[in-house]
Molecule: SAM riboswitch aptamer (S box leader)
Organism: uncultured Marinirhabdus sp.
RNA sequence: UUAUCAAGAAAGGUGGAGGGAUUAGACCCUUUGAAACCUUAGCAACCCUUUAAUUUUUAUUAAAGAAGGUGCUAAAUUCUACUAGAGCAAUAAUUGCUUUUAGAUAGAUAA
Numbered sequence: 001u002u003a004u005c006a007a008g009a010a011a012g013g014u015g016g017a018g019g020g021a022u023u024a025g026a027c028c029c030u031u032u033g034a035a036a037c038c039u040u041a042g043c044a045a046c047c048c049u050u051u052a053a054u055u056u057u058u059a060u061u062a063a064a065g066a067a068g069g070u071g072c073u074a075a076a077u078u079c080u081a082c083u084a085g086a087g088c089a090a091u092a093a094u095u096g097c098u099u100u101u102a103g104a105u106a107g108a109u110a111a
Base pairs, nucleotide, nucleotide: 001111002110003109004108005107010040011039012038013037014036018029019028020027023081024080025079026078041073042072043071046069047068048065049064050063051062052061053060054059077106082103083102084101085100086099087097088096089095090094
């Protein structure tokens, strides 16, 4: 920089109190055992492999696959926060919300 992020997939061992990225709030997980590390298993299909089509041909698209490189295996990236729109309520201006849509910021993963 680009793409994706409401799908999917857990057991065991060590460990011994925290964890869900950071800040705040909410909510949740956790001594019926958190984080971390290890083993095994699995998920997915980014890289990758095969086949087919196509004058983007060291490419693109589609289908199939899973040996290898990563990643992942509670809850949408757990939710909210910033901006804009919609809805609702009260109002003189305007303000507010257990509401909703899109986007931004931040983050994660891959190339």